RNA sequence: AACGCUAGCGGCAGGCUUAACACAUGCAAGUCGAGGGGUAACAGGGGAAGCUUGCUUUCCGCUGACGACCGGCGCACGGGUGCGUAACGCGUAUACAAUUUACCUUCUACAGGAGGACAGCCCAGAGAAAUUUGGAUUAAUACUCCAUGGAAUUAUAAAGUGGCAUCACUUAAUAAUUAAAGUUUCGGCGGUAGGAGAUGAGUAUGCGGCCCAUUAGCUAGUUGGUAAGGUAACGGCUUACCAAGGCUUUGACGGGUAGGUGGUCUGAGAGGAUGGUCACCCACACUGGGACUGAGACACUGCCCAGACUCCUACGGGAGGCUGCAGUCGAGAAUCUUCCGCAAUGGACGAAAGUCUGACGGAGCAAUGCCGCGUGAAUGAUGAAGGCCUUCGGGUUGUAAAAUUCUGUCACCAGGGGCGAAAUUUGACGGUACCUGGAGAGGAAGUGACGGCUAACUCCGUGCCAGCAGCCGCGGUAAUACGUAGGUGGCGAGCGUUAUUCGGAUUUAUUGGGCGUAAAGGGUCCGCAGGGGGUCCUGUAAGUUUGACGUGAAAGCCAGAGGCUCAACCUCUGAACUGCGUUGAAAACUGCAGAACUAGAAUAUUGGAGAGGAAAGUGGAAUUUGUGGUGUAGCGGUGGAAUGCGUAGAUAUCACAAGGAACAUCAAUGGCGAAGGCAACUUACUGGAUAGAUACUGACCCUCAUGGACGAAGGCGUGGGUAGCAAACAGGAUUAGAUACCCUGGUAGUCCACGCAGUAAACGGUCUAUACUAGAUGUGGGAGGAUUUGACCCCUUCCGGUGUCUUAGCUAACGCAUUAAGUAUACCGCCUGGGGAGUACGGUCGCAAGACUAAAACUCAAAGGAAUUGACGGGGGCCCGCACAAGCGGUGGAGCAUGUGGCUUAAUUCGAGGCAACGCGAAGAACCUUACCUGGGUUUGACAUAUACUUGACCGCAGUCGAAAGGCUGUUUCUCUUCGGAGUAGGUAUACAGGUGCUGCAUGGCUGUCGUCAGCUCGUGCCGUGAGGUGUUCGGUUAAGUCCGGCAACGAGCGCAACCCAUGUCAUUAGUUACUAACAGAUAAUGCUGAGGACUCUAGUGAGACUGCCCGUGUUAAGCGGGAGGAAGGAGUGGACGACGUCAAGUCAGUAUGGCCCUUACACCCAGGGCUGCACACGUGCUACAAUGGCCGGUACAGAAGGCAGCAAUACCGCGAGGUGGAGCUAAUCCCCAAAACCGGUCCCAGUUCGGAUUGAAGUCUGCAACUCGACUUCAUGAAGUUGGAAUCGCUAGUAAAGGCGUAUCAGCUACGACGCCUUGAAUACGUUCCCGGGCCUUGUACCACACCGCCCGUCACAUCAUGGGAGCCUACUGCACCCGAAGUCGCUGUCCUAACCCCUUGUGGGAAGGAGGCGCCGAAGGUGUGGUCGGUGACGGG
Repeated sequence: AACGCUAGCGGCAGGCUUAACACAUGCAAGUCGAGGGGUAACAGGGGAAGCUUGCUUUCCGCUGACGACCGGCGCACGGGUGCGUAACGCGUAUACAAUUUACCUUCUACAGGAGGACAGCCCAGAGAAAUUUGGAUUAAUACUCCAUGGAAUUAUAAAGUGGCAUCACUUAAUAAUUAAAGUUUCGGCGGUAGGAGAUGAGUAUGCGGCCCAUUAGCUAGUUGGUAAGGUAACGGCUUACCAAGGCUUUGACGGGUAGGUGGUCUGAGAGGAUGGUCACCCACACUGGGACUGAGACACUGCCCAGACUCCUACGGGAGGCUGCAGUCGAGAAUCUUCCGCAAUGGACGAAAGUCUGACGGAGCAAUGCCGCGUGAAUGAUGAAGGCCUUCGGGUUGUAAAAUUCUGUCACCAGGGGCGAAAUUUGACGGUACCUGGAGAGGAAGUGACGGCUAACUCCGUGCCAGCAGCCGCGGUAAUACGUAGGUGGCGAGCGUUAUUCGGAUUUAUUGGGCGUAAAGGGUCCGCAGGGGGUCCUGUAAGUUUGACGUGAAAGCCAGAGGCUCAACCUCUGAACUGCGUUGAAAACUGCAGAACUAGAAUAUUGGAGAGGAAAGUGGAAUUUGUGGUGUAGCGGUGGAAUGCGUAGAUAUCACAAGGAACAUCAAUGGCGAAGGCAACUUACUGGAUAGAUACUGACCCUCAUGGACGAAGGCGUGGGUAGCAAACAGGAUUAGAUACCCUGGUAGUCCACGCAGUAAACGGUCUAUACUAGAUGUGGGAGGAUUUGACCCCUUCCGGUGUCUUAGCUAACGCAUUAAGUAUACCGCCUGGGGAGUACGGUCGCAAGACUAAAACUCAAAGGAAUUGACGGGGGCCCGCACAAGCGGUGGAGCAUGUGGCUUAAUUCGAGGCAACGCGAAGAACCUUACCUGGGUUUGACAUAUACUUGACCGCAGUCGAAAGGCUGUUUCUCUUCGGAGUAGGUAUACAGGUGCUGCAUGGCUGUCGUCAGCUCGUGCCGUGAGGUGUUCGGUUAAGUCCGGCAACGAGCGCAACCCAUGUCAUUAGUUACUAACAGAUAAUGCUGAGGACUCUAGUGAGACUGCCCGUGUUAAGCGGGAGGAAGGAGUGGACGACGUCAAGUCAGUAUGGCCCUUACACCCAGGGCUGCACACGUGCUACAAUGGCCGGUACAGAAGGCAGCAAUACCGCGAGGUGGAGCUAAUCCCCAAAACCGGUCCCAGUUCGGAUUGAAGUCUGCAACUCGACUUCAUGAAGUUGGAAUCGCUAGUAAAGGCGUAUCAGCUACGACGCCUUGAAUACGUUCCCGGGCCUUGUACCACACCGCCCGUCACAUCAUGGGAGCCUACUGCACCCGAAGUCGCUGUCCUAACCCCUUGUGGGAAGGAGGCGCCGAAGGUGUGGUCGGUGACGGG
């Protein structure tokens, strides 16, 4: 600045940034009568005429004045805009000895004489108009000539002084040329020539300030000279001739953009951005060109021409230029009044009065900015009402309001009233500022924010919706982030938003960055320019330091004063302006010049080392092929095969031959080379490095843009060569596929010569050179010493290579560490978020492939480095577990039971979903349960509490309707009392009840799971910049982070273990309902009885087991192996017990609970139905398929439970379920109580004497009630099924397997389930490779952290956006060549015309000169052709 919301006043300032788009209307430059001729208009005066005697007409320039005209001055200032311009345009500093300057100041000198015209006016025309033609007449400070010449200019030659090269100044001399204007009121004002000054202008030069190299070469008037012309003036400024120069990587030329500066904004500064107002300079005036006039212009409101546009026209012609002030249209997010005045300041003219002045001074409009003021002040607590929140107690809004008492700024009314104005006159602003008085709290507050950054919090609504958001991000039902509200904090007549600039950003790093791995060292060397450079001396003074002088305009900034009431604003003074120039001084450092030095560098000499290079030759082993021999059926190849080769004789083997390529061992962490790279041997040629000792040169050095050379593999060209290998290709396999990996073949190529190419993870991912900075230890070369039989070994030091480890130091860390990534210096190269992209376009190179150089649109909020903790790996090591293996038995097939899914339905209520849902919640769905459905009803309610009122009941009974619930009717009818009331029950009303309605992702509690796995942590210390690490790792050991040893760790906690329960042995205590050995009694028999306390048993208390003992082993440890004793031996066995945590695991339907929802219903009651529904699928079970069995008969042995609305014996009835009946038992007393097993018989391998589903009939029991929908019994019926595919489960000992028994729930039962109990009672474990799960250590992780059920790549399809190519098409700008050629300057002119002036001359003359016309050069616009650049568009296809 704009936009949104809002708006009381004043002062000061600024106000078309876009369309230099187009403009209606008015105004913005005139003035002088004291230059002139004059008189159109006005006024005065005078005259004349008419007469209504003061009026009309007319005349006179007489006077004041004055239109138009001649003339002078001004119009080149002031005002506007920023198109163009990358330039001496601007800034700064110089120069003009290369210039000019009207008006102004000053000085010197002068102004004599003469002449002819042209406007106006008048006459006559042309035209619509603009305008214009002819004739006659006329003045001047208009024009012309002559005279004069102090002076100036030119020419000639001279002297003096000075200077800066050409030269400048002064002074004499001679010759030539050149001036003038009047007017007057007599004071002046003007005129001419020249000098000086002042002011303005012109010109030249040094330095300074934009971008692009994907613009690298540009230039013919170009560069210079000579001569001439031209200009105020220098100059290629112009022309002719001569020469071939000039500019450029310190960026020419080209392209893009742009007025420059003082300043302004920002910044600590250095810088960065910017150039609005004000001031200085420049440029422009509709677009382009041109000159005229003038002191000054190539002229904003002058002229000519061309063009576009607009207007007038009688169609023949004409007129115009707001980028002056206002104003209009248009464009735009956006920018004002067609105002007042010359009063002030300034300008033009004038002698002056004065005139003119949209410059200027003012006012107006718009909160556009800056500054100031106000919208009230004091008192005022029942902390009012209302609002909002609330844990309902209260809190907050809030002294805020109301109320009371005051004040009067601003605004309003009335009165007075400036400064700006000066010697007189003169005020637009303005009756304004200001002063005085008056009335009245009245007329005057909003805006954005409140999750963090960033000051300020709650409720409601919404529910990834609507929306917010500058960044992070918020919103999926408890949002301080959305939308309101209340409250709060900020600023305040403003507040927010958007845009832009600087800052923060040391994120382009001069101040002040980097390049091993984050972006970044050129592949390597040579080397011109450039940059840098050893020791010493002398000189110089360019850089450097310092003093003085000049300049650095004013304004602005800063400081100090002052003026408007303050401030903003204004005025004055000072400082500053970091710069440039001139001049003086200094001489350390750098530079320059000169003279030296030897340390850097180079050379000579003597050695040794080496796959250094290049050429020629030679060699052996091996592969292959050929020929011949022997020999026979396979060979070859692979994970396994096949293709392939082979009876036409392969493979194998022997001999010979051919040919090409590569050089085993030595061999290395080794050597050489600038890098790429270099490996058999010999020979000659050749480069470099290195050591020793001396000598010599004397800084000759380092680095290096452009440039040059070299440069692996692969590739290309030409010609050779080709044994092996081997892209492409073919075949065979593998595979879901396999254009791959594996196999059989095989061509380019690999090899040689000559060329090209020029790239690599060309890597030490580390440029080159030099110096300095602790050590240790290898290795290769040399030197020295010592010692030798020795060329061994050893020592020392030094040199120059190549490795490893480590100190300081550095580093983000990793790491580097005298071969630095340490400390420094010099130079070069390179980097600046990821992708797009090392790509496109352009250019250069190349035969091509391609290489080098190298963007943008668009898109993301990251990409990346190093390290850490986890998790994961079809990584590694160690270890464990019924994890596998070894075994036993099952499931999966059948029928049935049960649960789930699905389907169905009015409803099939709900939950649980891999392991860790599915015989789960449910330890009991016919009603109830019940939550679901249909129908019928109730509304303070089936249930709780409280208050108020009311009744005296309620209950019960009877009748009636009904499926019931319930409704209606009738009947009966309170208690206590201190007489106040209290209790109790019903009714009414209000608070409230009620909800298995939602959210387990708001929660508590409880539970599952990893997992009874051995782990999980803390304090202090130490290490690390930090995340973190250490401890907890390591060596052993264990079931165990169990224990031992070691260790920058030392300790500790939660887990492990132990403590608890059961069981196994013994002891002791106690014996009833249990037991019965001894004694006694009784019976058909029995602990039946007396009795006993021994035994079993019951249930209390103890003991026992601890690697305690022995041997071996182990580290003299922890422990492990074996043994003894013992009921039991190394945790005896089993249970309870579950670390930090994970799964937003499960549960709001057990209960509790926040929030939300329903309230004549989502609450409550009732009847009936449903949860049991059935093409199907799955899980868990039962029964079987039979002979280790079925059936029949006989005969044994448990444990643990339960029992009074119960268990029920003996007895009787029934085939049986059961019934009748009831002893006993509130229980070690009574009751309920086994089966397999064993003995005998039968069946004889079959769908059976297996199996029992299904169905029919008849029953029993429970219960109000067995239809949907119970269990059981008997008779009859007699289905599938003959051991179960892929797959899968459990179990390591009293275990599996088999057998039965009990209990809870419960009227009964779907129990074949669950939880327990006993009986019978096995097999196997070599072992840890593999599957699954887990623990510890280690490793990898560009890509995991929601953590591999992760993450992630590419094609394809669709949509959208940006961009490169593209047959072309189009616009704009521009180069070159040519054509045409306006106006106009200049030049020429033989045609025409001519007052004043000059010459000859007197003619109606001629010449000179001038004008017109014509011609020529140049020349704008226009046209033609051909190129270039930017942009738009384009079917299609690209990434």

Overview:
A computed fold for a 1439-nucleotide RNA from an uncultured prokaryote, annotated as small-subunit ribosomal RNA. The RNAcentral record of the sequence draws on ENA. Its mean pLDDT, the model's own confidence on a scale to 100, is 82.